[in-house]
RNA sequence: CAUCUAGAGGGGUGGAGGGACUGGCCCAGUGAAGCCCCGGCAACCAUUUCGGACCUUGCGGUUCGGAGCAGGUGCCAACUCCAGCAGGUCGCACGACCUGACAGAUG
Numbered sequence: 001c002a003u004c005u006a007g008a009g010g011g012g013u014g015g016a017g018g019g020a021c022u023g024g025c026c027c028a029g030u031g032a033a034g035c036c037c038c039g040g041c042a043a044c045c046a047u048u049u050c051g052g053a054c055c056u057u058g059c060g061g062u063u064c065g066g067a068g069c070a071g072g073u074g075c076c077a078a079c080u081c082c083a084g085c086a087g088g089u090c091g092c093a094c095g096a097c098c099u100g101a102c103a104g105a106u107g
Base pairs, nucleotide, nucleotide: 001107002106003105004104009038010037011036012035013034017027018026019025021084022083023082024081039076040075041074044072045071048067049066050065051064052063053062054061055060080103085100086099087098088097089096090095
């Protein structure tokens, strides 16, 4: 800096935790985390290709967009599971909803 409402799980091992934190709410002996194997998802990087714009005498390059691709990462319960801070709308209130931050995750 970009993205975060989409997508994608089986087996073995293991033996009580897990969902970042806090509060909720969930998942879990019908087997959590971790580790191993196999499988899958998708387009950030790399690679291939098409088109537009720009630069270049040219070769070529830059950039934007589309398509393909699983080599490098990542990911495969729940919107980043929800909220947390600020503002706003509705409401008597409980609360519901919207927007933007913060935090976090991935590249």